The RNA shown here (transfer RNA) has 71 nucleotides and comes from a marine sediment metagenome. Its mean pLDDT, the model's own confidence on a scale to 100, is 83.

RNA sequence: CCGAUAGAUCAGCCUGGCAGAUCGUCUGGUUUGCAUCCAGAAGGUCGCGAGUUCAAAUCUCGCUCGGUCCA
Numbered sequence: 001c002c003g004a005u006a007g008a009u010c011a012g013c014c015u016g017g018c019a020g021a022u023c024g025u026c027u028g029g030u031u032u033g034c035a036u037c038c039a040g041a042a043g044g045u046c047g048c049g050a051g052u053u054c055a056a057a058u059c060u061c062g063c064u065c066g067g068u069c070c071a
Base pairs, nucleotide, nucleotide: 001067002066003065004064007023008022009021010020017054025041026040027039028038029037047063048062049061050060051059
C1' cells in the first nucleotide's frame, strides 16, 4: 500500500438511504430416468470494537487476519 460482503468466486464503498450477481444447494416443472432447460426458495453479526449521523457495507479512529513493496 491492497484486501476481508451468501457454501465458492466477486460486485456495491470514491458520491451514506431496501445487501446484490454468477456458480453451488434445495423444491417444483420438463424426461422412462439422468443431464440440459424453465420457475421458485433458502442462505449474510458486510473481519472485530468504538465514534459521527435521522440513517453506516459505505465516512473517521483503533485492532485482528491475509497478501505485496521499500529500507